[in-house]
RNA sequence: CUCUUAUAAAGAGUGGCGGAGGGACUGGCCCUAUGAAGCCCGGCAACCAGCAUACUAUGUGCAUGGUGCUAAAUCCUGUAGGUAUAUUUACCUAAGAGAUGAGAG
Repeated sequence: CUCUUAUAAAGAGUGGCGGAGGGACUGGCCCUAUGAAGCCCGGCAACCAGCAUACUAUGUGCAUGGUGCUAAAUCCUGUAGGUAUAUUUACCUAAGAGAUGAGAG
């Protein structure tokens, strides 16, 4: 990097360093000197491993290790179909794209 597969309206700081950007991309709409990114500490969660337990289909618990996450639904959106409205919006379903885990090449 590619493929397969699972997940996503929950949850998580009035901390330290740092100093101007950030929310993948498009169009929006936002966050940010009342301090962005990044790093550290803290925290959340429970995907994989581990441990315990019932039981053997797997479920439940713990949070030791490997990741991950810690504004807003994956912030909304993009493609296709549908419903309502009555011409512009709202909503629903599926796909695509992106993210993360696990496995494979």